[in-house]
The RNA shown here (transfer RNA) has 72 nucleotides and comes from Vicugna pacos.
The sequence is in RNAcentral, with records from Rfam.
The source organism's lineage runs through Eukaryota, Bilateria, Theria, Tylopoda and Vicugna.
Its Rfam family is "tRNA". Gene Ontology term of the family: triplet codon-amino acid adaptor activity.
Its mean pLDDT, the model's own confidence on a scale to 100, is 83.

């Protein structure tokens, strides 16, 4: 400089245009003299950002940023 790829929960990731999901982690309750283990219930999301298509867009199309990663 030019190609390509990543961007969804605190983290590490799914998610086949039709109300966003899962492990940990956190917070509560039950088991414990207590504490780890279980084990039930809960919170927690501007799906990078700004358009464009659609009846509807995390998904599909351009632009931007940020990061990786490759080339000269």
């Nucleotide at each position: 400089u030019g190609g390509g790829g990543u961007a969804u929960a605190g983290c590490u990731c799914a998610g086949c245009g039709g109300u966003a999901g899962a492990g940990c982690a956190c917070a509560u309750g039950c088991u414990u003299a207590g504490c780890a283990u279980g084990u039930a219930u809960g919170a927690a999301g501007u799906c990078c950002u700004g358009g464009g298509u659609u009846c509807a867009a995390u998904c599909c199309c351009c632009a931007g940023u940020a990061c990786c990663u490759u080339u000269g």